[in-house]
Context: one part of a larger RNA
RNA sequence: UUGGGCGUAAAGGGCGUGUAGGCGGCCGAUUAAGGGUGGGGUGAAAUCUCCCGGCUUAACUGGGAGGGGUCCUGGCCGACUGGUCGGCUGGAGGCCGGUAGGGGCGCGUGGAAUUCCCGGUGUAGUGGUGAAAUGCGUAGAGAUCGGGAGGAACACCGGUGGCGAAGGCGGCGCGCUGGGCCGAGCCUGACGCUGAGACGCGAAAGCGUGGGGAGCGAACUGGAUUAGAUACCCAGGUAGUCCACGCGGUAAACGAUGGACACUAGGUGUGGGGGGUAUCGACCCCCUCCGUGCCGAAGCCAACGCAUUAAGUGUCCCGCCUGGGGAGUACGGCCGCAAGGCUAAAACUC
Repeated sequence: UUGGGCGUAAAGGGCGUGUAGGCGGCCGAUUAAGGGUGGGGUGAAAUCUCCCGGCUUAACUGGGAGGGGUCCUGGCCGACUGGUCGGCUGGAGGCCGGUAGGGGCGCGUGGAAUUCCCGGUGUAGUGGUGAAAUGCGUAGAGAUCGGGAGGAACACCGGUGGCGAAGGCGGCGCGCUGGGCCGAGCCUGACGCUGAGACGCGAAAGCGUGGGGAGCGAACUGGAUUAGAUACCCAGGUAGUCCACGCGGUAAACGAUGGACACUAGGUGUGGGGGGUAUCGACCCCCUCCGUGCCGAAGCCAACGCAUUAAGUGUCCCGCCUGGGGAGUACGGCCGCAAGGCUAAAACUC
């Protein structure tokens, strides 16, 4: 490179917005760049092929024919792709009215619990374990009652449930704000899909400056255990965990499954919505739309399994893989305060 692939064998980018590019709905007209058709030109020689010659042959020499191009040129065709013009509404978007939600940000606020401090009662233990000990306690602990301080997290509801692009999001109230879904019409008229670069977001740990620090708790210390025990268990405990601003940019960032559209049996549950019944509601029934589970036909699959939320059948675009180790390493470059990240080999070896 041509292929074949990417749920679990190597392989989907952590996620989004979007630039170039690639691709692109229905009808009509036009054009003729792509495309098709036939004509002219050209397509060196050698080679291939046929004939002759040559010498005993081969190599070789001469002659002829064919084939060979994203090539040049002018003619014709107009289905398809493209260009231009006009139109359309099914894609897309907008308007209006509803609606569910831990979606995001800020401010405020509540109760339970832990810890600490003060005070009352009260006395000899408490704590902890497999058993213990370190620890705490007669300077009065633990227990119990009252008061206070402070930080962090929000039991029940809670779900196989909801929201978000992903990371993720959970007490309550208020403010600001993003997206989704549903309904009947009206409007714009292909405005679309994807997306190399780029830009933004991005758990936890980590870093910088300042704050905060109840509980927990790397490191560390002690007690046990043990042959040892730099562990598992116990008593402590610093960073950190929390907040503000900035950096970092990774993950089993997982559905280990990129995005969009179309098509392809059913059954059952659940969240949102619509309709019917009698009327708004509850209940019941039905429906289809959006989401989310389970089971399964066809089909697919190496199997496991997937199966209208596809891993089925197709189209378009992006990313990625190409035996194991060396190695996600070295070197170089870019980024970072650093830690390190991104890009990414080879020798050698099996």
Source information: Small-subunit ribosomal RNA, central domain from an uncultured bacterium, 350 nucleotides, folded computationally. The coordinates come from a structure-prediction model, not an experiment, and the mean pLDDT is 85.